[in-house]
Order: sequence, then C1' cells, then structure tokens
RNA sequence: UUUCCACAAGGGCAAAACCGCCGAAAGACGGCGACGCAAAGCCUUCGGAUCCCCAGGGGAUGAGGAUGGCCGGGCUGCCUUA
Repeated sequence: UUUCCACAAGGGCAAAACCGCCGAAAGACGGCGACGCAAAGCCUUCGGAUCCCCAGGGGAUGAGGAUGGCCGGGCUGCCUUA
C1' cells in the first nucleotide's frame, strides 16, 4: 500500500405476502410482517442489465418511466481485531 472481515457490543435496515393509497403499467408510498443484508446508507446527469409504456408493418432502433434488495462504480458511516 492492497485484499479479506473472525469473535463480540450497541444497534440499524426490511424481502415476499396481506391491507390502504397513487400510477396506464413496471412500480412507488404508508401500515403490518421478516426473506435476508456489514453498507440492504446516499448517487441512475457514471456505465451496464432487467422490467413497463409509446413510436416503428415487423425487427433493429428511438424517446419517456421503474428497479440502488440486479451488477460494476463513486461518496459517506458505527464498533472492533487476528
């Protein structure tokens, strides 16, 4: 300098389902509930991927939307040690 994060402690977040509500939809928000997460904290105006919608005879493709709990990446944070 780089990589990994054991044993702990205090804790944190909250999948699916269900209910309510918004949306054309993907899906978001709230309640309940925990599948899991050491960043499941923040960023999509960093890149890719997937999903929805419109255009396109079809396809390619274009435009808009959604997913940060799809991945890479960036930024930030608690405790602690071989």
About this RNA: Predicted 3D model of an 82-nucleotide RNA (c-di-GMP-I riboswitch aptamer) from a Synergistales bacterium. Model confidence (mean pLDDT): 85 of 100. The model forms 95% of the base pairs in the Rfam consensus. NCBI's taxonomy places the organism under Bacteria, Thermotogati, Synergistota, Synergistia, Synergistales.